[in-house]
RNA sequence: GAUUGUGGCUUAGUUGGCUAAAGCACCUGUCUUGUAAACUGGAGAUCCUGGGUUCAAAUCCCAGCAGUGCCU
Numbered sequence: 001g002a003u004u005g006u007g008g009c010u011u012a013g014u015u016g017g018c019u020a021a022a023g024c025a026c027c028u029g030u031c032u033u034g035u036a037a038a039c040u041g042g043a044g045a046u047c048c049u050g051g052g053u054u055c056a057a058a059u060c061c062c063a064g065c066a067g068u069g070c071c072u
Base pairs, nucleotide, nucleotide: 002068003067004066005065008024009023010022011021017055026042027041029039030038048064049063050062051061052060
């Protein structure tokens, strides 16, 4: 110098604008002799941290932190 950081995990959302979306996992219930599967409903992320711009920031800008890989 490059790139990534979003529920417990994996990702979407990155031309700024509604309540941050999905799958898996977790919890409740139905079903079952029981478990799994299936179906039903639910909880869980103030978007790595701080600041700035803006009427409005996950998104743009600056600094920092952490991870990854490359060059010297």